[in-house]
Molecule: glmS glucosamine-6-phosphate activated ribozyme aptamer
RNA sequence: ACGUAAGUUCUAGCGCAAGUUCUGAAAGCGGUGCGUGCUUUCAGAAGACGAGGAGAAGGUUGUCGAAAUGUCAGCGGAUGCCUUCCGGCUUGCUCGGCCGAUAAAUGCAAACGAAAGUCCUGUCGUGAGGCGGGAAACAAGGAUGCAGGGAGCGCAG
Numbered sequence: 001a002c003g004u005a006a007g008u009u010c011u012a013g014c015g016c017a018a019g020u021u022c023u024g025a026a027a028g029c030g031g032u033g034c035g036u037g038c039u040u041u042c043a044g045a046a047g048a049c050g051a052g053g054a055g056a057a058g059g060u061u062g063u064c065g066a067a068a069u070g071u072c073a074g075c076g077g078a079u080g081c082c083u084u085c086c087g088g089c090u091u092g093c094u095c096g097g098c099c100g101a102u103a104a105a106u107g108c109a110a111a112c113g114a115a116a117g118u119c120c121u122g123u124c125g126u127g128a129g130g131c132g133g134g135a136a137a138c139a140a141g142g143a144u145g146c147a148g149g150g151a152g153c154g155c156a157g
Base pairs, nucleotide, nucleotide: 001008002007014076015075016074019072020046021045022044023043024042025041026040027039028038029037049065050064051063055085056084057083058082059081060080086100087099088098089097090096092153093152094151095150106147107146108145109144118135119134120133121132122131123130124129
């Protein structure tokens, strides 16, 4: 979320939809018709593209880049961050520091490397749009390699 219920399905860079924007129908507004516009009601649509990420508790407007008409404003969740505890590393202990059972931050290097978007296209829908397929691309972080580890005390030589 669906269902009377039993239950079923989805779910973590995820879910929701009261503002907003857009679509359809009906009614109303202007001397009349058509078009268009506006208003109301009802029914709908849109509302984050991937990558990385989990010791425990509490707190907290919670990482990285891609795109560029709202990826707007918002609600909920959340592996981030902060504090404390536990644990690891820093030669044994204490303090400090850095981390999280893959337990070294940082610097440099080369390599690997995404989806949306773009172009083409199928299908569903009156429509806004939805769900797919194909083609050529393009990140940051992370990982890897190299460099890179404090003070005091103790112990051993």